Large-subunit ribosomal RNA, domain II from a Gemmatimonadota bacterium, 718 nucleotides, folded computationally.
Its mean pLDDT, the model's own confidence on a scale to 100, is 83.

Context: one part of a larger RNA
RNA sequence: UCCGGCGAGUUGGACCUGGCUGGCGAGGUUAAGCCGUUCUGCGGCGGAGCCGAAGCGAAAGCGAGUCUUAAUAGGGCGACAAAGUCGGUCGGGCCAGACCCGAAACCAGAGUGAUCUAUCCAUGGCCAGGCUGAAGCGAGGGUAAUGCCUUGUGGAGGGCCGAACCGUUGUGGGUUGAAAACUGCUCGGAUGAGCUGUGGAUAGGGGUGAAAGGCCAAUCAAACCUGGAGAUAGCUGGUUCUCCCCGAAAGAUAUUUAGGUAUCGCCUCUGAGUGUAGACUGCGGGAGGUAGAGCACUGGAUGGACUAGGGCCCUUACCAGGGUACCAACUCCAACCAAACUCCGAAUGCCCGUCAGUUGGUCUCAGGGAGGCAGGGCGCGGGCGAUAAUGUUCGUGCGCGAGAGGGGAACAACCCAGACCCUCAGCUAAGGUCCCCAAGUGUAUGCUAAGUGAUAAAGGAUGUGAAUUUGCGGAGACAACUGGGAGGUUGGCUUAGAAGCAGCCAUUCCUUGAAAGAGUGCGUAAUAGCUCACCAGUCAAGCGAGUUUGCGCCGAUAAUGAGCGGGACUCAAGCAUACCACCGAAGCUAGGGCUGCGAAGUUUUCUACGGAAAACUUUGCGGGGUAGGGGAGCGUUGCCUGUGCAACGAAGCGGAGCCGUGAGGCCUGGACAAAUGCGUCCUUAGUCCGUGGAGCGCAGGGAAGUGAGAAUGCCGGA
Numbered sequence: 001u002c003c004g005g006c007g008a009g010u011u012g013g014a015c016c017u018g019g020c021u022g023g024c025g026a027g028g029u030u031a032a033g034c035c036g037u038u039c040u041g042c043g044g045c046g047g048a049g050c051c052g053a054a055g056c057g058a059a060a061g062c063g064a065g066u067c068u069u070a071a072u073a074g075g076g077c078g079a080c081a082a083a084g085u086c087g088g089u090c091g092g093g094c095c096a097g098a099c100c101c102g103a104a105a106c107c108a109g110a111g112u113g114a115u116c117u118a119u120c121c122a123u124g125g126c127c128a129g130g131c132u133g134a135a136g137c138g139a140g141g142g143u144a145a146u147g148c149c150u151u152g153u154g155g156a157g158g159g160c161c162g163a164a165c166c167g168u169u170g171u172g173g174g175u176u177g178a179a180a181a182c183u184g185c186u187c188g189g190a191u192g193a194g195c196u197g198u199g200g201a202u203a204g205g206g207g208u209g210a211a212a213g214g215c216c217a218a219u220c221a222a223a224c225c226u227g228g229a230g231a232u233a234g235c236u237g238g239u240u241c242u243c244c245c246c247g248a249a250a251g252a253u254a255u256u257u258a259g260g261u262a263u264c265g266c267c268u269c270u271g272a273g274u275g276u277a278g279a280c281u282g283c284g285g286g287a288g289g290u291a292g293a294g295c296a297c298u299g300g301a302u303g304g305a306c307u308a309g310g311g312c313c314c315u316u317a318c319c320a321g322g323g324u325a326c327c328a329a330c331u332c333c334a335a336c337c338a339a340a341c342u343c344c345g346a347a348u349g350c351c352c353g354u355c356a357g358u359u360g361g362u363c364u365c366a367g368g369g370a371g372g373c374a375g376g377g378c379g380c381g382g383g384c385g386a387u388a389a390u391g392u393u394c395g396u397g398c399g400c401g402a403g404a405g406g407g408g409a410a411c412a413a414c415c416c417a418g419a420c421c422c423u424c425a426g427c428u429a430a431g432g433u434c435c436c437c438a439a440g441u442g443u444a445u446g447c448u449a450a451g452u453g454a455u456a457a458a459g460g461a462u463g464u465g466a467a468u469u470u471g472c473g474g475a476g477a478c479a480a481c482u483g484g485g486a487g488g489u490u491g492g493c494u495u496a497g498a499a500g501c502a503g504c505c506a507u508u509c510c511u512u513g514a515a516a517g518a519g520u521g522c523g524u525a526a527u528a529g530c531u532c533a534c535c536a537g538u539c540a541a542g543c544g545a546g547u548u549u550g551c552g553c554c555g556a557u558a559a560u561g562a563g564c565g566g567g568a569c570u571c572a573a574g575c576a577u578a579c580c581a582c583c584g585a586a587g588c589u590a591g592g593g594c595u596g597c598g599a600a601g602u603u604u605u606c607u608a609c610g611g612a613a614a615a616c617u618u619u620g621c622g623g624g625g626u627a628g629g630g631g632a633g634c635g636u637u638g639c640c641u642g643u644g645c646a647a648c649g650a651a652g653c654g655g656a657g658c659c660g661u662g663a664g665g666c667c668u669g670g671a672c673a674a675a676u677g678c679g680u681c682c683u684u685a686g687u688c689c690g691u692g693g694a695g696c697g698c699a700g701g702g703a704a705g706u707g708a709g710a711a712u713g714c715c716g717g718a
Stems, first nucleotide, its partner, number of pairs: 001718006011096003015093010027051003033045005055062002065077004099238002102235001106228004111224002118202009127192001129161003132157001136153006165189003170185004204220001206216003241633006251264005266371001267369007278359005283353004292344001293342002298338003302334004307328001309327002311324004375400001377398008405416003420593004425589003431583003434567003440580001442579006453569001459554002463551010480538005486511003491505003517532001521530002594623013634707001636704002639701007652691005657666003669682004
């Protein structure tokens, strides 16, 4: 991992509440207990008690009323309308383990443990070899005598080196190991607080601990076993057959509350209301201060004018006075800004309506059952943030959630479009039509040359198309070439120099001329030189400067090869405009079928004669769906009643076939013939073969240990 089996809303309660159903009914009903009996049962007795038929008040109490009160007023709760009760069953609640599995923990016990390990006690055992050489002592020397010195002897030490033994420092390996702690190398102690055998002692809030919360049998911040015990788990996981109808929420408020819960909102079912009720559109009438705008208020803020106040300067003994390219209130002019400004002020939205149209699983009330209260994306309007985030938080709409199908290369939310089933039929949507790949290598006119066509800005550019403005031009423009480009003068100043060309000044002038600046740039130390403006000639027809706009270019940098889905594409298979055709979905249409709700008709059955139910036909509108509500069924195992099958082969198992929308099913019945039994036909083909070897169906009831793929499920097998 697979296969088989097992595996989760149950049971109880004189409890509460609702639906359906049965008995009795202004009443209903017994409980314990007792008697009888054909004794898990049934029949009878038992009226205690409970619910209902009357309420109000704290109560005394009064009573269709009562309480409050001084009240006969007002008000509150009641009556006037009136049905209950006891069973059965189902939905839900409560109390119980209460759908199942799951803690870590807590507590209890004359409970079990010190064969592991910690410490202690008793009694034993063990420590190769080598080194060092304490005290003491002897001898010699020495001293007044000691101390002392030398030498020998001696053999001390938690002494030294190092095996056994005990340990385990570092590192390699091992890590589904050879091993649930090992192995190789290396390393520490090794006469000691040493190591070790045997026997014994200490026990769980207790021991023991040279102390690490260590150790107490591979378990220790409280061992193990059993019990309380099915502890508790607002948490995670799992929760088993089918079909049909409807179908959410991720909000508000509160919460020791925030991943829980309660009430309301939203879903479903039942009953009542059948309408002037709901929704949308139109029409009519309203409230409002948003967008925008504005500056009349409140504030902000720029320039100017005017002019208080102040600063500065001048003047002045004081008082005063004068000036001001400084700061600046008020006022005026001009132009602005504002969520907490408004002289103004929409569009929408909202509220009301005797009206009209459309629509309707619309609406209202009462009651039973829920789920849900982690939402998320996109568009629009805001706050926070950085006019960041698949950010966060509100409002509003859509879809996702709970929505399949087509498109978007892929892709919950974007675009199109809402899937009852079938069809080898048709039309379309979005999007597409060269090939992958269904459909145009479509038509017409332009644009693009960048593979732009895949994302990007400020900024830059004789890219190129279109429109437009303006200047020059056969009296010859623009470009090019040839020639000229002069004189006063080296203008003045400055300067070492300054001569068109370092710098400063200047109404930068005058002359000759076709034209030529007191000079555009290069250049020199300064001159010189080269050029330009300007003029003429040659040539010969367009030339220049702007503005607006289409499509392109640069700007353009990220780590393995890749930013049209790919191939590939250039009068396009790119872009723009117009047009025609086609493809394209579970959309729409066509044909057939199923089903829910409503209407009409026919038939049958029942009837308390009002009607009800069922079947069929026609017709209208529906049938995406998670949580969830409601409805109808299939199957399994016992039991009861009835009725059948089976050794001419039951159940089970394997295979084949058929039927039903599905879970599933393959029974029964009728006719004919035959006759001990088997056969044939009809009703949808209402079965067949093998194995197996003794039980098993069907109908109507009734009861559940009633349906498996998931729970790191349990047991067994492969």